[in-house]
A computed fold for a 98-nucleotide RNA from Micromonospora sp. Llam0, annotated as Glycine riboswitch aptamer. The prediction has a mean pLDDT of 79. Its Rfam family is "Glycine riboswitch aptamer". Gene Ontology term of the family: glycine biosynthetic process.
RNA sequence: ACAUCCCGUGUGGGAGAGACCGUCCGCUACCCGGUGGGCGGCGCCGAAGGGGCAAAUCCUCCCCGGAACCUCUCAGGCAGAAGGACCACCCGGGUUGG
Numbered sequence: 001a002c003a004u005c006c007c008g009u010g011u012g013g014g015a016g017a018g019a020c021c022g023u024c025c026g027c028u029a030c031c032c033g034g035u036g037g038g039c040g041g042c043g044c045c046g047a048a049g050g051g052g053c054a055a056a057u058c059c060u061c062c063c064c065g066g067a068a069c070c071u072c073u074c075a076g077g078c079a080g081a082a083g084g085a086c087c088a089c090c091c092g093g094g095u096u097g098g
């Protein structure tokens, strides 16, 4: 040089679930309506984050530890936008090998 792994930036891809009901405010509008947001209600989703747990695991036993896209739905989300685990690529840095 190159390869693996880790961290970070950028780019691309990236699911699910009520454009629900009521009310208030703003905008638009002759009216009917439309639209953005706040609050309340019921129904739902899980792939930001957060919580929970098994086996393997030591000579034996006990205790502790023990993952997740599994689970709980606190948070977040349920038109679009934003966000989004994860994947790919580039770049930068680091570990190990070389």
Stems, first nucleotide, its partner, number of pairs: 002097002005094004010089004018042001020041009043078003049074001050072003057065001
Annotation: The model forms 90% of the base pairs in the Rfam consensus.